[in-house]
RNA sequence: UGGGUUGGCCAGACGGUCGCGUCACGUAAGUGCCGAGGAACGUCCGGGCUCCACAGGGCAGGGCGGUGGGUAACACCCACCCGGGGUAACCCGCGAGAAAGUGCAACAGAGAGUAGACCGCCUCCGGUUCGUCCGGCGGUAAGGCUGAAACGGUGGUGUAAGAGACCACCAGCGGCGCAGGUAACUGUGUCGGCUAGGUAAACCUCGCCCGGAGCAAGGUCAGACAGGGAACGCUAAGGCUGCUCGCUUAGUUCCCGGGUAGACCGCUAGAGAGUGCUGGUGACAGUACUCCGAGAGAGAUGGCCGUUACGGAGCUUAGGCUCCGACAGAACCCGGCGUAUCGGCUGACCCAUUCG
Repeated sequence: UGGGUUGGCCAGACGGUCGCGUCACGUAAGUGCCGAGGAACGUCCGGGCUCCACAGGGCAGGGCGGUGGGUAACACCCACCCGGGGUAACCCGCGAGAAAGUGCAACAGAGAGUAGACCGCCUCCGGUUCGUCCGGCGGUAAGGCUGAAACGGUGGUGUAAGAGACCACCAGCGGCGCAGGUAACUGUGUCGGCUAGGUAAACCUCGCCCGGAGCAAGGUCAGACAGGGAACGCUAAGGCUGCUCGCUUAGUUCCCGGGUAGACCGCUAGAGAGUGCUGGUGACAGUACUCCGAGAGAGAUGGCCGUUACGGAGCUUAGGCUCCGACAGAACCCGGCGUAUCGGCUGACCCAUUCG
């Protein structure tokens, strides 16, 4: 200098003027503090909180799936292991089980999972134009073909010809150890001829976890009205995913008709934020000090002017001038993930090349 990989931060500033909303002060006029995000979007996870008498057991159902940590918790985050990609930094993984069972895999091919004999090889028999040619019973799966993939590989012994039939070495699988590691796992020794493909992001099996509903949850106050009928149940219908056991409760449901829709709480001081120190590889944890930053309720947070910061484009002899600047909008709150961003700034690491 070029290419690549991977993180972090910001969301303009100042002044003036007019305007909007909560709160506080004030008799009033008015004054003062504060007033959308990094994703507020998606509603995909996990919680806090509220209610259901308790949320008890089982089945169904759902979620997760290497190990160990972090956290209130999680499908999140951190570290490591294994496998794959990449020269590397680094990235990816629906990461348990295919010798429990069921299924699926076009075409080609003899044959695609306790498969298979098309071309071949061999013994024997028969024929024969006497060419090792044709045919038949039997043996064989080492060689060839097909295919993405063909029931371990190489070399030998052996055989009529072959074949883990046997042997050596290797690979895989399994048993028994040893060493390291919290563990996943890694390395290594020995025994066994055991060699049984792929797919579970197919059904399934195994292990761990899970009550439900949701702020339109749920409460307080005020106010108004007009009740009537029926069914079931009282031997339990009902009791917040479904079924069932247990437990609990005299009410539950439907139809017709009338009244109300107001005010307040929940509603923002927290699993809160910032900075320093300590511990930890890290996610984070502990501790000290400081701070209080919208709480609306049909729903506010805006317009204009001037100066200026950053980035970009165009013009210009320099000076300089003009123009443009993303995604987007709180509603009970918080921790994540995903998505949007032709807005900006910036760190570390890897590879190549060059110079000192």